[in-house]
The part of an RNA shown here (large-subunit ribosomal RNA, domain VI) has 266 nucleotides and comes from Cystobacter ferrugineus. RNAcentral holds the full RNA, with entries from Rfam. Rfam family: Bacterial large subunit ribosomal RNA. Its family is annotated with ribosome and structural constituent of ribosome in the Gene Ontology.
Context: one part of a larger RNA
């Protein structure tokens, strides 16, 4: 910028893109077939491989903002206690998140025209003939169907809903006046995200931070008190501490403002 006002929701679908695999088993059935030896279709049922979205209860990885042990050093006057550095110093664990080795789901089903082959009527050509008129079946290929995108689909689409003053002029347009609906900026954010964008909130508020209660993860903090010469162990004690999780609470800061956008629509 179109999409003949303006704007909010919701759609319709022309159109496009995706998927499209495939063993084994059981069972009909040791049937049909076969001298035997072997051994179907067609139908029905399990369970697997690869693949491909999606998720994070489970089982595990990461988890340099959690816990804990620990080795060297320095440093806080020293004991205890803590801290800096040494790959995150090293080590054992793990919350959110992400993710796969973890988990569900999916190629099912059906419809239509067909191929190649199979027919049914049946002339040319008194017979034959699937073909010449007409009529049927017949594939993972083809169009549907099943997912996703989609109206700049320019033939630009539908539906419901909202908003728009007075004067003069036949309009177009001019002058006043008055900035609707709505949307953005700006501020708090997000399981959105290179920025845009896209959500959600902004005090008539729980957006995000703290705070508060839980959850989780570490594994009995520190400090005292008992034994022990000590090293340590025991109580207090499932303690202390706990991100990013879940609920709660206006304490903090989303305050105030600000622009666009018209006037009933060739």
């Nucleotide at each position: 910028c179109g999409u003949a006002g303006g704007a909010u929701a919701c759609u319709u679908g022309a159109g496009a893109g995706g998927c499209u695999c495939u063993g084994a088993c059981c069972u009909u059935a040791g049937u049909a077939c076969g001298a035997g030896a072997g051994g179907a279709c067609c139908g029905g049922g399990u369970u697997g491989g690869a693949g491909a979205c999606a998720c994070c209860g489970c089982u595990g990885g990461u988890g340099u903002a959690c816990c804990a042990g620990u080795u060297g050093u320095c440093u806080c006057g020293c004991c205890a206690g803590a801290g800096g550095c040494a790959u995150c110093g090293c080590u054992g664990g793990g919350u959110a998140g992400c993710c796969a080795u973890g988990u569900g789901u999916c190629g099912a089903u059906u419809g239509g025209a067909u191929a190649a082959c199979c027919g049914c009527u049946g002339a040319a050509a008194g017979c034959a003939u699937c073909u010449a008129a007409g009529c049927g079946g017949g594939a993972a290929a083809c169009c549907g169907a099943c997912c996703u995108c989609a109206a700049g689909a320019a033939c630009a689409g539908g539906u419901a809903u909202c908003c728009c003053g007075g004067g003069c002029g036949c309009a177009a347009g001019c002058c006043c006046c008055a900035g609707a609906a709505g949307a953005c900026c700006c501020g708090u954010c997000g399981a959105a995200g290179a920025c845009g964008a896209c959500g959600a909130c902004g005090u008539u508020g729980a957006u995000a931070g703290g705070c508060c209660g839980g959850g989780u993860g570490u594994g009995u903090a520190a400090g005292c008190g008992u034994g022990g010469u000590a090293a340590c162990a025991c109580g207090u004690u499932g303690a202390g501490c706990u991100a990013a999780c879940c609920g709660g609470u206006a304490c903090u800061a989303a305050u105030a403002g600000g622009u666009c956008g018209a006037g009933a629509g060739g």